[in-house]
Molecule: small-subunit ribosomal RNA
Organism: uncultured bacterium
């Protein structure tokens, strides 16, 4: 110090979560040692038992225990003094401290400075001064009386340092009246005069002498009372108070006071927050923070309260009293029911509650306390010791050397390797902790005793006081330390490992079980869940959970903001506050400077010291704040004066829809009277509905009304906003501008508050012409309570009165000074200049858009406001108001977001350009018919699988009768039908016969191939082998689409905070991101184009099996011959806007001319960056997973060919351009030895015997068809159509039953041109018309080639679809098949 989380990316705002450090903690795993500290936060719930305050016989009176002594003695014992433990009672002293607790208390309680001229103060210190003589009771005890007790009572005895008179006594105390000084207002302090009050007690000792009493002054400590200033949160708590503020008098207090009372006044406190509600014991300090702050107040200190609730006094020096008393209450307990007793917020300790918080220990030996002359007693304060890892520090759990990198774990590409790892083991060492055994402090100073000394004063002394000595005191403890003994022996977990955050694989689960502080992980290859390895943090602890403080500048004083993210009151006036123009004097309150006093102690900081360090201790330094005193005088301030620039006044002019209230005028609407006139008017996109023959609509006069005021008009003007619009008049407000006479800071801002306030709304009264919420009728829709239409009613005008609000906006509070330019424009003017109101742009700012002298710039002042979305401007609550409804205005809960601004993209029933058989214009299909095929459903043992908008569906399949085949039903084989490897046999494998079977297969015979290095064959064995099993969403390669569309990038510069952008954009042009011109752009690269095949024209070369013009010769180019032509098939040439003409800077584009061919000549190959998790795992590869006597292999059969229905794709037709029959002409591309097959003969034909050629420009398929020429039908379900069915044959193959093609003969089914709605096609095309190949034994109406003959149309881009570009809008970004409100269900 910062991270992560809003987006497709980006920047700001901004919320949310984390890393840190801390704790009286707690739970989870796990746990060696020792030092030092800590330990019910909850129920101030409730308590059993025992301890926690007594002590003094050297104040008193009674009893008296052991034990001594004496006398007596029957030897059992009595008695007598001494003695004093022990008991209880009177008295003193102390139980008011020490412990604890944190309910209450927001308030002189606490802090923190001061004050008492208004007080007290036991023991204790100093001083001065005393202490005479007397006098009655009460306990205790004896008796006796009442109770269960607890306790009371009545009589009688007694004693003190117990009580009580009387003496003595001082400015102690009280009256009077002085005097000196002195201060702070009542007044303090000394001094002295006169009256009057108030004391005392004694022990002990033989004495000296001690220890007590008495009264007074000081003192030291302690207390009480005031005061100034400081002290949480709610204004949705705004008014509070009668002892209440004060006087005067008097009680009462130690003592001042409404502290209390009488009586009088009517005060007092509050927006500088009273009152009231809520919290909570302050603080020195702890934690935490760079600090400022924020949190907090255990332990240790200080103060305050409090002592089962509540009151309430007594006694004392001190309480209104934890372990005292009374009352009352509530609970426990005894109880003979009558009455008693109690009081752990001390000490262990229980019981409840709680997540949770110890021993009913030892000891007065140290420190302190109470009592005593003492010894000494008392002391759960204290000092120790147990319990918890409850924190804080320390130490250990080995060190060195050690690679076969042992084994085992685990991972992997697996005969290895990597890794756990110098880790083990091995070897040589140490010995802290621990164990054995020994030794062994310190904390002891007192006191007291016994012994010696010294010593002022004093007659003296054994006394007091002091010094030695020497005995004598230790809970903890045989503890702390030392020494020794033994042996690595007995001592390591916990948590993380997706990111943020240090550390990463395997397996297992399979939106399942689970994680998770945020983002999120999980749906079959999880570095995020569970186990292992292995790694990284810490370490006797580790991790979670609360909590607080940091990070958060996320309440910002230090240090933020308000045009769009939350955030400027709608506007203006103003009282309080707040800030404020120049000089000059003063004064010192703010400020600065010295000094002082204060700030307890521990803490914290800095230096030392002392436990083996350290934690701990203990010593010596520092420090802030309030205060007092002294001095400075620049500033704020405050007082006095004085000034003109700020504000304002005054004179002179000027612009204006400012405002108000009174009048007056034209157009238009509409009504309504009267004329003219006839059938329509009116209204829409197009129409009802409405109005009209009872005369509308049109027109023409006249006449009533109400409302608004065209041009003028202008990012023109006023006005504070709101708002203002015809014209005169009259009353008023402000504003500029010019003068430079007056005033002399008289300003600025503005919480409450007052006033203004659009529309809509109410309320009472009027008016009401157009308009028109509601509301009715028509339409329009799937509806349509809506847009359109016809009517309409409040209301909309007016006058008083509410109402107080709006995107009341410039989304931008008011003034103030400053800080580039240009330029429209309105007003004054003296043409310098001032005042308004626009625009454009320097600097500067801004998240960015922007804003820029009319700031959103730089400063100053002074007011509102804002603190994540949501709920929610709701809800209660208060207030205003006739209502409607404003104003103040939250919580619970839920979520990681919510938002601005701009950037690529995508999209739009946004715009602009542009393209394309897209539309249009044309031809011809398809949808109706039968039939072919091919999907879906369905059916079935099986109907194998896959393709599903385009971009599946005559598709994979260039051809399922068996094969193929994957499927289905039966039968069979398990190292396998196929490879590789190891072992053992070895002559006979394959084929042929025969037999069993459907075959697979199995046994015989036959023949005799490879092999013999066993490399052939066969049998075994387990490594393996196989799977058309799964997953195209795990991939590779392929392919389809948008698409032959014109696009898609990059470097380097430059502009932006960034994402980005430029370039690729603009004008023009092209088929094109083709060129060309401009230009922060200048290049490049992948796509356009062109290289490449094929026609199309020509030249070379070449002439056989092709050609044949000339010359011969043939039935025939047949055969001489020929090399021109055609053809063939190799290599070139040709078109490039080149020529000319018009337009144009240029690219280019129109037209022509020559050309076989003109503007990419035609047509193919060739698909950019990337979309669709498009298709394929069933071509083939391939990771994972799955099966392994099967999901594998082999054999027969059978099924893929089913058939109600429904689609796609074709094929033939419906006839007459046309059918049938006769004759008759002209291709091309191909194919052929397991093969094309002339020809000959048979058959009506399919074809069938025989058979020449051709392994091919030689010979075969091969007769091309439509055309043309003659002839028949003559419009009909037919001489049009062929389907289906019957018979009969062919031909192909083991085989034509499921299930093949054809051919002949008979029968002759729909169909008469096809609804919505759909397809191809711009030229040798489309529509016809025939031919050949592939596959293939056979089997095309499919599919790919070929020729023949040969059209129409297109004006155009308004619309339909699909793109391409530029732009714009956006809450999309899975990108509109988005995203998203409402309501209903679940």
């Nucleotide at each position: 110090a910062g991270a992560g989380u809003u987006u497709g990316a980006u920047u700001c705002u901004g919320g949310c979560u984390c890393a840190g450090g801390a704790c009286g903690a707690a739970c989870g795993c796990u746990g060696g040692c020792g030092g030092c500290g800590u330990g019910c936060u909850u129920a101030a719930c409730a308590c059993a038992u025992g301890c926690a305050a007594g002590u003094c016989g050297a104040a008193c009176g009674c009893u008296g225990a052991a034990g001594c002594c004496g006398a007596c003695u029957u030897c059992g014992g009595u008695u007598g003094g001494c003695g004093g433990a022990g008991g209880a009672g009177u008295g003193g002293c102390g139980g008011a401290c020490g412990g604890g607790u944190g309910a209450g208390u927001a308030a002189c309680g606490c802090g923190u400075g001061a004050g008492c001229g208004a007080c007290c103060u036991g023991c204790c210190c100093u001083a001065a001064a005393g202490a005479g003589g007397g006098g009655g009771a009460c306990a205790a005890c004896a008796c006796u009386g009442g109770g269960a007790a607890a306790c009371c009572g009545g009589u009688g005895c007694u004693a003190a340092u117990a009580c009580c008179g009387c003496a003595u006594a001082a400015g102690c105390c009280c009256a009077c009246a002085g005097c000196a000084u002195c201060g702070c207002a009542u007044g303090g302090u000394g001094u002295g005069g006169u009256g009057g009050g108030a004391a005392a007690a004694g022990g002990a000792g033989a004495a000296a002498u001690c220890c007590g009493c008495u009264u007074u002054g000081g003192g030291a400590g302690g207390g009480g009372c005031u005061c100034g200033c400081g002290u949480c949160c709610c204004a949705u708590u705004a008014g509070g108070u009668a002892g209440a503020u004060g006087g005067u008098g008097a009680g009462g207090u130690a003592a001042c006071g409404g502290c209390u009372c009488a009586c009088c006044a009517u005060g007092c406190c509050u927006g500088c927050g009273a009152u009231g509600g809520g919290u909570a014991g302050c603080c020195g300090g702890a934690c935490u923070g760079a600090g400022a702050g924020g949190u907090u107040g255990a332990c240790c200190g200080g103060c305050c309260a409090c002592a089962c609730u509540g009151g309430g006094a007594c006694u004392g020096a001190g309480a209104c009293a934890c372990g005292g008393c009374c009352c009352a209450g509530a609970c426990u307990c005894c109880u003979a029911c009558g009455g008693g007793a109690g009081a752990c917020a001390g000490c262990a300790g229980u019981u409840a509650g709680g997540a949770a918080u110890a021993u009913u220990c030892g000891g007065c030996a140290a420190u302190g306390g109470g009592g005593g002359a003492a010894a000494c007693c008392c002391u759960g304060a204290c000092c120790g010791a147990g319990c918890a890892a409850u924190g804080c520090c320390g130490c250990g759990u080995g060190a060195a050397u050690g690679a076969u990198g042992a084994a085992g774990g685990c991972c992997c590409u697996c005969u290895g390797g990597g890794u756990u790892g110098u880790a083990a083991a091995a070897u040589u060492c140490u010995g802290u902790u621990g164990u054995u055994u020994g030794g062994a402090a310190a904390g002891a100073a007192c006191u007291a005793c016994a012994a010696a000394a010294a010593c002022a004063g004093g007659a003296a002394a054994u006394g007091a006081u002091u010094u030695u000595u020497g005995u004598u005191u230790g809970a903890c403890g045989g503890u702390a330390c030392c020494a020794u003994u033994c042996a690595a022996g007995a001592a390591a977990g916990c948590c993380a490992c997706g990111g943020c955050u240090a550390a990463c694989u395997a397996c297992g689960u399979g939106c399942c079980a689970g994680c998770a502080g945020c983002c999120g992980c999980g749906g079959u290859a999880a570095u995020a869940c569970g186990u292992a390895g292995g790694u990284g943090g810490c370490g006797a602890g580790c991790g979670u959970u609360a909590u607080c403080c940091g990070g958060a500048a996320u309440u910002a004083u230090u240090g933020g903001g308000c045009g769009u993210a939350a955030a400027g009151c709608g506007u203006g006036c103003g009282c309080a506050g707040g800030c404020g123009g120049u000089c000059u004097g003063u004064u010192a309150a703010g400020u600065c400077u010295a000094a002082g006093a204060u700030u307890a102690a521990a803490g914290c900081c800095c230096g030392a010291a002392g436990c083996u360090u350290a934690a701990c201790u203990u010593c010596g330094g520092u420090u802030c704040g309030u205060u007092u005193u002294a001095g400075a005088a620049a500033c704020u301030a405050g007082c006095a004066g004085a000034c003109u620039u700020g504000a304002g006044u005054g004179u002179g002019g000027u612009a204006g829809a400012g405002g108000c209230a009174a009048g007056u005028g034209g157009a238009a609407u509409u009504u309504c009277u009267a004329g003219u006139g006839u059938a329509g008017c009116g209204g829409u996109a197009g129409a009802a509905u409405g109005c009209g023959u009872a005369g509308a609509u049109a027109u023409u006069a006249g006449a009533a009304g109400g409302a608004a005021c065209a041009c003028c008009a202008g990012u023109g003007g006023c006005g504070a906003a709101g708002g203002c619009g015809a014209c005169u008049u009259g009353c008023u407000g402000g504003g500029c501008c010019a003068u430079c006479a007056c005033u002399g800071a008289c300003g600025c801002u503005c919480a409450u508050g007052c006033a203004c306030g659009a529309a809509a709304g109410c309320g009472u009264g009027g008016g009401g012409a157009g308009c028109a919420a509601a509301u009715a009728g028509g339409a329009u829709u799937a509806g349509a309570u809506a847009c359109c239409c016809u009517a309409g009613u409040a209301g909309u005008c007016c006058a008083c009165g509410c109402c107080g609000u709006a995107a009341a906006c410039g989304a931008u509070g008011a003034u103030c000074a400053c800080u580039a330019a240009g330029u429209g424009u309105c007003g004054g003017g003296u043409u310098a200049c001032c005042g308004g109101u626009g625009c454009u742009g320097a600097a500067g700012u801004u998240a960015a858009c922007a804003c820029a002298u009319u700031a959103a710039g730089u400063g100053a002042u002074c007011c509102g406001c804002c603190u994540g979305a949501g709920u929610a401007g709701u809800a209660c609550g208060g207030u205003c108001g006739c209502a409607a409804g404003g104003c103040u205005g939250a919580a619970a809960c839920u979520c990681a977001a919510a938002g601005g601004a701009a950037u690529a993209g995508a999209c739009g029933g946004g715009c602009a350009c542009c393209c394309g058989c897209a539309c249009a214009a044309g031809c011809g299909g398809u949808g109706g018919a039968g039939c072919a095929u091919g999907c879906u459903g369905u059916u079935u043992a099986a109907u194998u699988c896959g393709a599903c908008a385009a971009u599946a569906c005559g598709c994979g399949a260039a051809g399922a009768a068996c094969c193929u085949u994957a499927c289905c039903u039966a039968g069979a084989u398990u190292u396998g039908a196929c490879a590789u490897c190891c072992c053992c046999g070895g002559c006979a494998a394959a084929a042929c016969u025969a037999u069993a079977g459907a075959a697979a297969u199995a046994u015989a015979g036959c023949c005799g191939a490879g092999g013999u290095u066993a490399u052939c064959c066969g049998g075994g064995u387990g490594a393996c082998a196989g799977a058309u099993g799964g997953u195209g969403c795990a991939u590779g390669g392929u392919u389809g689409u948008c698409g032959u569309c014109a696009g898609c990038c990059c470097g380097c510069g430059u502009c932006g905070u960034g994402a980005g952008a430029u370039g690729u954009u603009u004008g023009g042009u092209u088929a094109a991101g083709u060129c060309c011109a401009a230009u922060a752009a200048c290049g490049a690269g992948c796509g356009c184009a062109a290289c490449c095949c094929u026609c199309g024209u020509c030249u070379u070369u070449a002439g056989u099996u092709g050609c044949u013009a000339a010359c011969a010769u043939u039935u025939a180019g047949u055969u001489g011959a020929g090399a021109a032509c055609u053809c063939u098939a190799a290599a070139g040439a040709u078109a490039c806007u080149g020529c000319c003409a018009a337009c144009g800077u240029a690219a280019g584009u129109u037209g022509g001319a020559g050309g076989a061919a003109g503007g990419u000549g035609a047509g193919g190959a060739g698909g950019a960056c990337g979309u669709c998790a498009a298709a394929u795992c069933a071509u083939c590869a391939u990771g994972c997973c799955u099966c392994u006597u099967a999901c594998a292999u082999c054999u027969a059969g059978g099924g893929g060919u089913a058939c109600a229905g429904g689609c796609g794709u074709g094929c033939u037709a419906c006839a007459a351009u046309g059918g049938c029959c006769g004759a008759u002409a002209c291709a091309a591309c191909g194919a052929g030895u397991c093969g094309c097959a002339a020809c000959a003969u048979a058959g009506u034909a399919a074809u069938a015997u025989g058979a020449a050629g051709c392994u091919a420009a030689u010979c075969u398929c091969u007769u091309a068809a439509a055309g043309u020429c003659g002839g028949u039908c003559u419009c009909a379900g037919u001489c049009c159509g062929g389907a289906g069915u019957g018979g009969a044959g062919u031909c192909u193959g083991c085989a034509a039953c499921u299930c093949g093609a054809c051919u002949c003969c008979a029968c002759g089914a729909a169909g008469a041109u096809g609804g919505a709605a759909u397809c191809g096609c711009u030229a040798g095309u489309a529509a016809u018309c025939c031919c050949g190949a592939a596959u293939c034994a056979g089997a095309a109406c499919g599919u790919c080639g070929g020729g023949g003959g040969g059209a129409a149309u297109a004006c155009g881009u308004u619309c339909c679809c699909g793109g391409g570009u530029g732009u714009u809008g956006u809450a999309c970004u899975c990108a509109c098949c988005g995203c998203c409100c409402g309501u209903c269900a679940a």